[in-house]
Context: one part of a larger RNA
Molecule: small-subunit ribosomal RNA, central domain
Organism: uncultured bacterium
RNA sequence: CUGGGCGUAAAGCGCGCGUAGGCGGUUUAGAAAGUUAAUUGUGAAAUCCCAAAGCUUAACUUUGGAACAGCAAUUAAAACUUCUAAACUAGAGUUUGAUAGAGGGAAGCGGAAUACAUAGUGUAGAGGUGAAAUUCGUAGAUAUUAUGUAGAACACCAGUUGCGAAGGCGGCUUCCUGGGUCAACACUGACGCUGAGGUGCGAAAGUAUGGGUAGCAAAGAGGAUUAGAUACCCUCGUAGUCCAUACCUUAAACGAUGAUUGCUAGAUGUUGGAAUUUUUUUUCAGUAUCGCAGCUAACGCGUUAAGCAAUCCGCCUGGGGAGUACGACCGCAAGGUUAAAACUC
Numbered sequence: 001c002u003g004g005g006c007g008u009a010a011a012g013c014g015c016g017c018g019u020a021g022g023c024g025g026u027u028u029a030g031a032a033a034g035u036u037a038a039u040u041g042u043g044a045a046a047u048c049c050c051a052a053a054g055c056u057u058a059a060c061u062u063u064g065g066a067a068c069a070g071c072a073a074u075u076a077a078a079a080c081u082u083c084u085a086a087a088c089u090a091g092a093g094u095u096u097g098a099u100a101g102a103g104g105g106a107a108g109c110g111g112a113a114u115a116c117a118u119a120g121u122g123u124a125g126a127g128g129u130g131a132a133a134u135u136c137g138u139a140g141a142u143a144u145u146a147u148g149u150a151g152a153a154c155a156c157c158a159g160u161u162g163c164g165a166a167g168g169c170g171g172c173u174u175c176c177u178g179g180g181u182c183a184a185c186a187c188u189g190a191c192g193c194u195g196a197g198g199u200g201c202g203a204a205a206g207u208a209u210g211g212g213u214a215g216c217a218a219a220g221a222g223g224a225u226u227a228g229a230u231a232c233c234c235u236c237g238u239a240g241u242c243c244a245u246a247c248c249u250u251a252a253a254c255g256a257u258g259a260u261u262g263c264u265a266g267a268u269g270u271u272g273g274a275a276u277u278u279u280u281u282u283u284c285a286g287u288a289u290c291g292c293a294g295c296u297a298a299c300g301c302g303u304u305a306a307g308c309a310a311u312c313c314g315c316c317u318g319g320g321g322a323g324u325a326c327g328a329c330c331g332c333a334a335g336g337u338u339a340a341a342a343c344u345c
Base pairs, nucleotide, nucleotide: 004316005315006314007299008298012313014201015200016199017198021194022193023192025088026087027086028085029084030083031082033081034080035077036076037075038074039073040072041071042070049065050064051063052062053061054060091191092188093187094186095184096183097182098181099180103177104176105175106174107173108172109171110154114150115149116148117147118146119145120144121143125136126135162169163168206247207246208245209244210243211242215241216240220236221235222234223233258312259311260310261309262308263307266290267289268288269287270286271285272284273283274282275281294301295300318345319344320343327338328337329336330335
């Protein structure tokens, strides 16, 4: 390589869009590239195989035959793939009417809490802990009342609820905007699936510039604990967390499960439609729990498959060395992506 695999043993790219390529619904007619059959030519000799012969036999040698992957030409076939032409509607899309939603972007607004400031009341403690101390407080703290300012996050509703391709999304209102579902069947007529490269999005942390900074809080400081305590606990506290713009491009980016399509018992909840109805019964699209067949090493999965199949892509091949070195590309940097070998067990 072949073969075999990828939920947990090695292995599904974090997720989209999409180029090339690969694959692709139903019917009719034609072509005959693939395909199939026949014939002809070629396929050197030696070798291999078969049958004889020659050395005393064998090896060996000689003669004859068979065979030879394939290639080309001619003729024929037309089921399948392909191509051409014409048509279809079950895939896909458009239209119309409804509809649910924390889907995205921008602006404005709101209340609770917290902190701070000012003023009032008031007096000796307050904080904090296992216990303390650092800390704050007679320059009046803590507590309480009123007013104001600031930033960040949105209790209840709230739900194995919803939406989104993933990351993710949760106060309210307005504007702009993407996608989905259902029903009707009106239209287009295979327009589809996947997708190497490519391109876009991509939590947190981090970077740059300019703002902002209430709370929290890496680093740092102090107090404790301890044999020590560069920790766990406490008091402070700077980056950061927030906003705008531009980078970074990684996560246990997880369902550790690639995308699409078809087929294969059911039961129970629940979300959004539709029909029928008033009584819950059917159906479509989701989302959960159990479970038959089947699968699995087992655990478990089980119409949301890890079942039965098809198409396309990605990936794996003993552990360590190592997701490292070198090179290349990307990045301001941090670093990222690609990615070995020696050696060793």